[in-house]
Predicted 3D model of a 1477-nucleotide RNA (small-subunit ribosomal RNA) from an uncultured bacterium. RNAcentral holds the sequence, with entries from ENA and SILVA. Model confidence (mean pLDDT): 83 of 100. It matches the Rfam family "Bacterial small subunit ribosomal RNA".

RNA sequence: GGUUAACGCUGGCGGCGCGCAUAACACAUGCAAGUCGAGCGAGGGCUUAUUUCUCGCAAGAGAAGUGAGUUCCUAGCGGCGAACGGGUGAGUAACACGUGGGCAACCUUUCCUAUCGCGGGGGAUAACACCGGGAAACCGAUGCUAAUACCGCAUGUCGUCACUGAUCGCAUGGUUGGUGAAGAAAGCAGCAAUGCACGAUGGGGUGGGCCCGCGGCCUAUCAGCUAGUCGGUGGGGUAACGGCCUACCGAGGCGAUGACGGGUAGCUGGUCUGAGAGGACGGCCAGCCACACGGGGACUGAGACACGGCCCCGACUCCUACGGGAGGCAGCAGUGAGGAAUCUUCCGCAAUGGGCGAAAGCCUGACGGAGCGACGCCGCGUGUGGGAUGAAGUCUUUCGGGAUGUAAACCACUGUCGGAGGGGAAGAAAACAGACGGUACCCUCCAAGAAAGCCCCGGCUAACUACGUGCCAGCAGCCGCGGUAAUACGUAGGGGGCAAGCGUUGUCCGGAUUUAUUGGGCGUAAAGAGCGUGUAGGCGGUCAGGUAGGUCCGUUGUGAAAACUCGAGGCUCAACCUCGAGACGCCGAUGGAAACCAUCUGACUAGAGUCCGGAAGAGGAGAGUGGAAUUCCUGGUGUAGCGGUGAAAUGCGCAGAUAUCAGAAGAACACCCGUGGCUAAAGCGGCUCUCUAGUACGGUACUGACGCUGAGACGCGAAAGCGUGGGGAGCGAACAGGAUUAGAUACCCUGGUAGUCCACGCCCUAAACGAUGUCGACUGGUUGUUGGGGGUUUGACACUCUCAGUAACGAAGCUAACGCGUGAAGUCGACCGCCUGGGGAGUACGGCCGCAAGGUUAAAACUCAAAGGAAUUGACGGGGACCCGCACAAGCGGUGGAUUAUGUGGAUUAAUUCGAUGCAACGCGAAAAACCUUACCUACCCUUGACAUGUCCGGAAGGCUGCUGAAAGGCGGCUGUGCCCGAAAGGGAACUGGAACACAGGUGCUGCAUGGCUGUCGUCAGCUCGUGUCGUGAGAUGUUGGGUUAAGUCCCGCAACGAGCGCAACCCUUGUCCUUAGUUGCCAGCACGUAAUGGUGGGAACUCUAAGGAGACUGCCGGUGACAAACCGGAGGAAGGUGGGGAUGACGUCAAGUCAUCAUGGCCCUUACGACCAGGGCUACACACGUACUACAAUGGGAGGUACAGAGGGUAGCGAAGCCGCAAGGUGAAGCCAAUCCCAGAAAACCUCUCUCAGUCCGGAUCGGAGUCUGCAACUCGACUCCGUGAAGUCGGAAUCGCUAGUAAUCGCGAAUCAGCAUUGUCGCGGUGAAUACGUUCCCGGGCCUUGUACACACCGCCCGUCACACCAUGGGAGUUGGUUGCUCCAGAAGUAGGUAGUCUAACCGCAAGGGGGACGCUUACCACGGAGUGGUCAAUGACUGGGGUGAAGUCGUAACAAGGUAGCCGUACCGGAAGG
Repeated sequence: GGUUAACGCUGGCGGCGCGCAUAACACAUGCAAGUCGAGCGAGGGCUUAUUUCUCGCAAGAGAAGUGAGUUCCUAGCGGCGAACGGGUGAGUAACACGUGGGCAACCUUUCCUAUCGCGGGGGAUAACACCGGGAAACCGAUGCUAAUACCGCAUGUCGUCACUGAUCGCAUGGUUGGUGAAGAAAGCAGCAAUGCACGAUGGGGUGGGCCCGCGGCCUAUCAGCUAGUCGGUGGGGUAACGGCCUACCGAGGCGAUGACGGGUAGCUGGUCUGAGAGGACGGCCAGCCACACGGGGACUGAGACACGGCCCCGACUCCUACGGGAGGCAGCAGUGAGGAAUCUUCCGCAAUGGGCGAAAGCCUGACGGAGCGACGCCGCGUGUGGGAUGAAGUCUUUCGGGAUGUAAACCACUGUCGGAGGGGAAGAAAACAGACGGUACCCUCCAAGAAAGCCCCGGCUAACUACGUGCCAGCAGCCGCGGUAAUACGUAGGGGGCAAGCGUUGUCCGGAUUUAUUGGGCGUAAAGAGCGUGUAGGCGGUCAGGUAGGUCCGUUGUGAAAACUCGAGGCUCAACCUCGAGACGCCGAUGGAAACCAUCUGACUAGAGUCCGGAAGAGGAGAGUGGAAUUCCUGGUGUAGCGGUGAAAUGCGCAGAUAUCAGAAGAACACCCGUGGCUAAAGCGGCUCUCUAGUACGGUACUGACGCUGAGACGCGAAAGCGUGGGGAGCGAACAGGAUUAGAUACCCUGGUAGUCCACGCCCUAAACGAUGUCGACUGGUUGUUGGGGGUUUGACACUCUCAGUAACGAAGCUAACGCGUGAAGUCGACCGCCUGGGGAGUACGGCCGCAAGGUUAAAACUCAAAGGAAUUGACGGGGACCCGCACAAGCGGUGGAUUAUGUGGAUUAAUUCGAUGCAACGCGAAAAACCUUACCUACCCUUGACAUGUCCGGAAGGCUGCUGAAAGGCGGCUGUGCCCGAAAGGGAACUGGAACACAGGUGCUGCAUGGCUGUCGUCAGCUCGUGUCGUGAGAUGUUGGGUUAAGUCCCGCAACGAGCGCAACCCUUGUCCUUAGUUGCCAGCACGUAAUGGUGGGAACUCUAAGGAGACUGCCGGUGACAAACCGGAGGAAGGUGGGGAUGACGUCAAGUCAUCAUGGCCCUUACGACCAGGGCUACACACGUACUACAAUGGGAGGUACAGAGGGUAGCGAAGCCGCAAGGUGAAGCCAAUCCCAGAAAACCUCUCUCAGUCCGGAUCGGAGUCUGCAACUCGACUCCGUGAAGUCGGAAUCGCUAGUAAUCGCGAAUCAGCAUUGUCGCGGUGAAUACGUUCCCGGGCCUUGUACACACCGCCCGUCACACCAUGGGAGUUGGUUGCUCCAGAAGUAGGUAGUCUAACCGCAAGGGGGACGCUUACCACGGAGUGGUCAAUGACUGGGGUGAAGUCGUAACAAGGUAGCCGUACCGGAAGG
């Protein structure tokens, strides 16, 4: 895009079309084929004449009869039609259809035309009458009668037949003569003319019949089929050829260019799609075919084997008096059924057409129309213009607004359509009464009045928000949405698309160059057969000539109409219809051309082959033969081990092994040996001989296209395996044992059978690989090597040219890339094989082969949205190379054991609030939980609230105080007036009380919605960009490489050149010096003073303080290095190679941490999840873990004495001296807002004394008692002091931590927090002050390069198989059921043909008898239905069974991907829970 569509929602009108696709299922009812009286008899009607009778006075009426008329009717005889028209698509794979031919092998009613004729007779019969049978349908008997019905005779243009002549042709044969024989007819109408009929024959026309070429479905898992089969002769039959039929004779015919079989199907013009080529389809319309309830059959006829005819069989339905009959909608309507689904039991013959008729006319469900259905196409409408307060409503919002939206309202206008009224066709040719139809159309009036939905809005794909929901409900064409902020579900608002429709579903084509002719591929993505020989077939060298099949050109026939395209025309337009033109690839006829293909003839040598020459070679087959090694046996020598492994053990050995010497056997052939050679491939390796195949090179001669490929076919074909018979040394599936292990049906070890070897026969597969079919041609090079030949050279070596092989690298070109590249995967040609998403599956079934194992050929259901290739970036590796780090090592000290402290887990609890959880949580948030804090629990209590803003009312605020209560709170009492404006009244600010409402409040949830902040890799050296270049691209390059560094630090090189964030430096501190300054700090010299003290004068030197500067830069020297960067050593220097320390943390990673610091989206609570308050809890305790303290002692404890810091803090503070207390502390109050005063005695150290190795004079937990201090308050639950008590612990298992110098270790001091509480935490400060580093193999982490990868959530990855469970489809299966079909039989209706002569018999012959002819009967043949048996095939089903697929993911292992931890994989055999070995 299309649709004979259907379904969902919706639906105003008209035109034109279309409308049972399923049950070719069954059908009620009506209609669909009749007509002719001018063929005939008869009957009826009517008209008329007349006779008789009756009635009547008559006129007249009636009845009966007779005659005549009648363009009135018709049951019958007869003629024509009924074979057309209409329906359907079951069957059919066929000369059924299409197309083009043929009939010298044919027919044709009616029609046209031509010629001739139409004479004279005969016998019946229906109707009818009557009788009989029957329920009916209908039938029978007798009798009468006509014809355009039937039958002889005559005539014979003429045709046919027989005989015969001429002539012609493509065969059979045609045409045309002569003679003979048999063979025709019908009349009717009209006054007539005449017309219509009738017979024979010729011609034409129309319609048919038969034959042939070509064309159009699937299947080879259908490969062989065929007995009337193929042909001939004779005969029969037909309109006609023909095995169409029959008898005989022959043995043929068809088939890989697909016979036979199976499945499916009406064919075509055309329709849909497509750029086309194609693909799909065959509804309506048109042509052909086939069928008419299923099957068979003939009759009649011009035509049928006949839709609305006949006979028979069958099924079904109906009627019946049960004896017997009737029927066939796949005609039009209509009914039931089936189905997702398809219409009115309409009108009319007015038109067109058909039948009959002389005609009028009759008939016509053909047809013309109307009806129903949005089923389709086309057209029209549902209004148009104005209209902002941008109304209301609704939606949304950042609350300002925005959207719906000029949309509506409202105003004006119009009248398509609609309604009412009026008029009113064409369609009719000469005439005529028009179904449609009072329709189309026209006029007038009415009134915006009656007329919009559907789908979609994540991307593809035009269109976005809110709410609800919360992996639920649901959506979904694909990708995929949904687990609390869903543009994807549902609803709403808004928007997009189309519009009387819109979506969905089904189906076809397209996109899909995704079956590739146009127009694909096969090294690695699917795909080259394991290899050859060769049949058919396909393709084929040079020259000349002939032919004209292919090919090309001209002319011509055909190619139905419709359809299609173009141009016109008609309906108002369009759809639709009409006309004209074009086109319709093909096929036929005819004339020509001759290049190419083909074919014929002749020739050629460049392809191919033959011959000759000297070559190379693990080519093949057979026979023989050699040495080394191994094992075994026997013997000799000889003694204790051997062997084996990661380490061992099994095993062998004192019965003498291993070792060593001689002997035997079998198998394989070291070195040579080589990206060397040979072969078609598989494959081939000691040496010699025999037989044998192929090859390359060189050379003249010869043949003269003999060639290439190759479906089938045939042959060869590693290993394993099979059969028979040998052989058996070594090795060695299976097997056994030993190890390893969680296990170890393995890897390792010790043994060991088949096998491996030989002969013969099978098997026929391999990752049978160059994953690359064979042959030929062409297209730059370089290097090595094998074989042959040529040139040069005296010659060897060497050089060079060339042919044939075999390798490496590379140009162009090709390729998705990798790569290939004269040996192509380049450019071409020829032929073959093969591929078409993954799995299922190289499986099942079937066939073929095989002894078996199995091989070969080779599906489907079902299932998935991928599977796969190459390359890229990462990550990873029980891959590699290099480098670094307290990473290891070397050291020192710890932790893990004990007590205590502290944090966590757990368990507990009313609550033990919450968070942090590997490193990177656990002395963490917490730099201070008795109340408070506090978030938790239990009680009590408040509801605009403890806190903010706004409104109204009152009061200033505040102070004092009573009762109750645990307090909060509740209920009261007293007092009191300030500030600003204003004269006052009054108002205002701040504060406070009350009221109502907006709102407050939340440490409630989500750190996986977030900001901010932080941790971590890691102070690791990295992370990127611009431009350029390379690559199809992802990307690469730069950033890699050689050096060097702490460093992507620097140097050099380089398709890169530069740059940024990081590194470093700049900053702070510390170490040296200088300058400046000199109080509160300092005091050398001078002076004063004290018991003593910078205490004082003074000084500014020193220390110090705190500002500024200097200094260090590989700067200098030597060496190494590349003349570089740099490194090593040295000098000088306070300091030397970043001097030490700090601050500083790149791109990023971990959905890392934090909603409980804060902020914040969303959600949730609102007399509570908010607020106040009291008490309790966070401090609990069988345990476990982390981090610390103190120890276990003599390098120590205790006592006494003596000395030396730094950095801090202090007014709600530090608090001196003095006094009291054993002490904590009390008292006291000086000084200090601090270089001034205070905290504040530093401690280890040093000196002296003591303890003497002990659970101690170590250790200090725990407990008892007494106190101190803080605080409203130390019970739960503070710290400290004193007295007493005096636990564990004697250096710590596996394991594990820190540290490289002023470091570790050790010693004390201070601070923050803080009422109090840190001897143990944290952050700082100084004192004393080590040891060790060979080195980078290993552990951990990291950097860079490289390699492999099936990983990318990235190895904590991926992933395989069994087993268990559930579901699904499928194979096998004793069978069972059904369809279809072959063969062999039985049977045989109707009918036809033959036979017969039983019965009957009008026409003709005969005087007659009878004959001829006919009918019935009987019978034979053929044959439908039916029956029996036995096969094939298809489908369904089947206990049980086999594997397969999918599933939340359960069990067992770990096979594969990294060297996957035993490299993996292929074929085969054996074995094993499973991967597998």